[in-house]
Molecule: Bacterial RNase P class A
Organism: Candidatus Saccharimonadota bacterium
């Protein structure tokens, strides 16, 4: 310079005019709601000011988690789900970070549905003898026995599984020796691979080495086994009294399938209430964002500063105009958070690989 690996970070950009949702400060009013005799307050209405005012995915709602309600979700059984390499992170996860193993890649680095197939059942299309109690289609072989020949050999029971062939896969351990009629882990020797022991490294998956045994097909995204974890519903959830004290044998009732175990029931004092719905409240200050400093390879946690940052309910966050450029991409909060996943025109920046050239 040309390929290419992995993060990050952006999401047209200034200014005018007009509007919409909230919030606050002044002013104004008293339709409505309340209190109050009333006058008036309040809560509200209108009317200026000043500031605010969609996303990385606000989406899919997949998963964990707050909060709320079922009882204060608590043990156990039992069924049904998800999850599975070690070690940590975390509020917690089926998410993340490192790391081991296999896999692909010259590499940077990318993928792993990564327990258990030596418990048990199943399946294993097609094609092919033959698909898992193994078998013989082409093929080698006639040593020994049997029958035919004088014989040379032939026939026939039969032996083999190295060699073709078929498959996605053929009893699953290469090569070389020996062995044999022909062969064949039949036998040794090396190599491998798999369990074990033992030694050395690592918390730990695992790694490396020496020894001794073994010869078992694949599928568990088949059913099962083993182990870990989960109660149900879901802001259209609730809530709009509360607390304390007696009674709780039994009996009702609640806890989605059982048991345990628990609550509530009736009664009583005592504070507190303005609204019972076209209405408050839940509602946005948090595992909250930035900054920087520590501790870690990281995911994170700690500490110290600093900032207030939509809150709607038919549902605002938008329209016009003008200059500018790289000419604009997915896409729109609905309780809130932590992850996935999916969409997405572009730009920029940063660490790394491999290769060429040049000094």
């Nucleotide at each position: 310079c040309c390929a290419g690996a992995c993060c990050a970070c952006u999401a047209a950009a200034c200014g005018a005019c007009c509007g919409c949702u909230g919030g606050u400060a002044c002013g104004u009013c008293c339709a409505g709601u309340g209190a109050g005799a009333a006058a008036u307050c309040a809560c509200g209405g209108c009317g200026u000011g000043c500031g605010a005012g969609a996303g990385g995915a606000a989406a899919g709602u997949c998963c964990g988690g707050g909060c709320a309600g079922u009882g204060u979700a608590g043990g156990g059984c039992a069924a049904u789900g998800a999850c599975a390499g070690u070690c940590g992170c975390u509020a917690a996860c089926g998410g993340c970070g490192a790391c081991c193993g296999c896999g692909c890649g010259c590499g940077a680095g990318c993928g792993u549905a990564g327990g258990g197939a030596a418990a048990g059942u199943g399946c294993c299309a097609c094609a092919g003898a033959a698909a898992c109690g193994a078998u013989a289609c082409c093929g080698c072989c006639u040593a020994a026995g049997u029958c035919c020949g004088c014989g040379a050999g032939g026939a026939a029971c039969g032996g083999c599984a190295a060699g073709g062939g078929u498959g996605a896969a053929a009893g699953g351990a290469g090569u070389g020796c020996g062995g044999u009629a022909a062969g064949a882990g039949c036998g040794c020797a090396c190599a491998g691979u798999u369990g074990g022991a033992c030694a050395c490294g690592g918390c730990g998956a695992c790694g490396u080495g020496u020894c001794c045994g073994g010869g078992a097909g694949g599928u568990a995204a088949a059913c099962c086994c083993u182990g870990u974890c989960a109660a149900c519903u879901g802001c259209a959830a609730g809530g709009a009294g509360g607390u304390u004290g007696g009674a709780u044998c039994a009996c009702c009732g609640g806890c989605g399938g059982c048991c345990c175990g628990u609550c509530g029931g009736c009664c009583a004092a005592c504070c507190g209430u303005u609204a019972a719905a076209a209405u408050c409240c839940g509602c946005u200050a948090g595992a909250u964002g930035u900054g920087u400093c520590c501790a870690g390879c990281a995911a994170u946690g700690g500490g110290c500063g600093u900032a207030g940052u939509a809150g709607a309910u038919a549902g605002a966050u938008g329209g016009u105009c003008g200059u500018u450029c790289a000419c604009g991409a997915c896409a729109g909060a609905a309780c809130c958070c932590g992850g996935c996943u999916u969409a997405u025109c572009g730009g920029u920046g940063g660490u790394c690989u491999g290769g060429c050239u040049a000094a």